[in-house]
Small-subunit ribosomal RNA, 3' major domain from an uncultured prokaryote, 477 nucleotides, folded computationally. It matches the Rfam family "Bacterial small subunit ribosomal RNA".
Context: one part of a larger RNA
């Protein structure tokens, strides 16, 4: 000086308590482990692996396994020959490939040749998701948005060192007063960056419609208006600025007043110095080591989708606050031109025809949905659930058997609120309702946005964990 302690002391956060919803039983999905297989490619393992890398595995992806095929190689340079390149057919073959035919001669030239493509030969090379994340860079995770880690010069101390940073307050905060052998300063905190609440000005399309009119079955549908709403660009506007009180005449803190908004007003970006030989060599990039007719390469089929079992993650439901069946109201925030597709027909339906309009505040995706009003079903494994299976279809696609996704009809499994244990979660939050969007031909219950509706509880800090400061022991480095 650390670190440690079933030693003290202060203090903090959904850590606990107080609330409210789940998980752990069901059935499914999805991700590990396990077994299995010719393969079930790899990585990811306590919190901080496990709906993780993957924003999508039928071919591709693909790295895996079986066949079949290649060897200067699929893609790079360099050398040397040759043919312009290209297109179009047929044949064998699962394909890669392999063989034949046939169209077809272009640009610049000092006529030597050259410039693109191809094709073929040497070889230098290439190639490698092959190994080592404990040789690396980069990038992330995590302590932890915790409030901390330090440095100059100066003192003290033989030294390591310590002070400063520690004391008294105070504060989300080493945040700021006061004290003080310190006196400064740095990297963090906070601000400054966007977003959201008000309000002014400015500008009025594709966005609006109050007043005036005009037309309709109706509609900003028109003439027209710039008021509102909105839209998007300046600006205002919140500082403990005024009051009062505690306080030490400080910093602060509690009351209130004006205000949209009050004490960081709410969200988000930002994550100090370090720590875990964290994690990634499989994004990339790279040291070294290994392979080179194969650990490179092209191809078909499989396969990653397996199934006695164990665990995480979620999604649907056990019902009446609910299930069906009529009517009927109200978002935000995205996305579209190889795309998004309206009116209309056709089909019980998934969907087909057919194309108006739209490069979009203009049109389309695109009925939001829980709600509200009615009827029904009366506690029952039911008019709950919706697994599972048969049979008939749609679509996307060269191809839905391994191995898609949605629909129609028939089928109707477990399940009646879940044992130990255990997570989330303080307000426009939790619950709970539906919407778009990446990725994507297709293929969410996953992920990342959007908005509706819209809560109960917090005495308090003894106690579980887990941090921060100051002490104190210590045979521990």
């Nucleotide at each position: 000086u650390g670190a440690c302690g079933g030693g003290g002391g202060c203090c903090c956060g959904c850590a606990c308590a107080a609330g409210c919803g789940g998980u752990g039983g069901a059935g499914c999905a999805u991700g590990u482990g396990g077994u299995u297989u010719a393969a079930u490619u790899c990585g990811a393992u306590g919190c901080a692996a496990c709906g993780c890398g993957a924003a999508g595995a039928a071919c591709c992806u693909u790295a895996c396994c079986u066949a079949c095929c290649c060897u200067u190689g699929a893609a790079a340079u360099c050398u040397c020959c040759g043919a312009a390149a290209u297109c179009u057919u047929c044949u064998a073959g699962a394909g890669a490939u392999a063989g034949a035919a046939g169209a077809g001669u272009g640009c610049c030239u000092u006529c030597g040749g050259g410039a693109a493509u191809c094709g073929g030969a040497u070889g230098a090379c290439a190639g490698g998701u092959g190994c080592u994340g404990c040789a690396u860079g980069g990038c992330u995770g995590u302590c932890g948005u915790c409030a901390g880690c330090u440095c100059g010069u100066g003192u003290c101390g033989u030294g390591a060192g310590a002070u400063g940073u520690u004391g008294g307050g105070u504060u989300a905060a080493g945040u700021c007063c006061c004290g003080u052998a310190a006196c400064g300063a740095g990297c963090g905190c906070a601000a400054c960056c966007c977003u959201u609440a008000u309000c002014c000005u400015u500008a009025g399309u594709u966005a609006c419609c109050a007043g005036c009119a005009c037309a309709u079955a109706a509609u900003g549908g028109u003439g027209g208006g710039g008021a509102c709403u909105c839209u998007a660009a300046g600006g205002a506007g919140a500082c403990u600025g005024c009051c009062g009180g505690u306080g030490a005449c400080a910093a602060a803190c509690c009351g209130g007043a004006g205000g949209a908004a009050g004490g960081u007003g709410g969200g988000g970006a930002c994550g100090a110095c370090g720590u875990c030989a964290a994690g990634u060599c499989a994004u990339c990039a790279u040291g070294g080591c290994c392979c080179u007719u194969a650990u490179g390469g092209g191809c078909a089929g499989g396969g990653c989708u397996a199934c006695a079992c164990a665990c995480g993650u979620g999604c649907u439901a056990c019902a009446a606050u609910g299930g069906u069946c009529g009517g009927u109201a109200c978002a935000g925030a995205g996305g579209g031109u190889u795309g998004c597709g309206a009116u209309g027909c056709c089909g019980c339906g998934a969907g087909g025809u057919g194309g108006a309009g739209c490069u979009a505040a203009u049109c389309c995706c695109a009925g939001a949905a829980a709600g509200c009003c009615g009827a029904u079903c009366u506690u029952a494994g039911u008019c709950c659930g919706g697994a599972u299976u048969g049979c008939a279809g749609u679509c996307u696609g060269c191809a839905a058997c391994u191995c898609g996704a949605c629909u129609g009809c028939a089928u109707g499994a477990a399940g009646u609120c879940g044992g130990a244990a255990u997570c989330g979660c303080u307000a426009g939050u939790a619950a709970u309702c539906g919407c778009g969007a990446a990725u994507c031909a297709g293929a969410a219950c996953g992920u990342c946005g959007c908005g509706g509706u819209g809560a109960a509880u917090a005495c308090g800090u003894u106690c579980c964990a887990g941090g921060g400061c100051c002490u104190u022991g210590u045979a521990c480095a």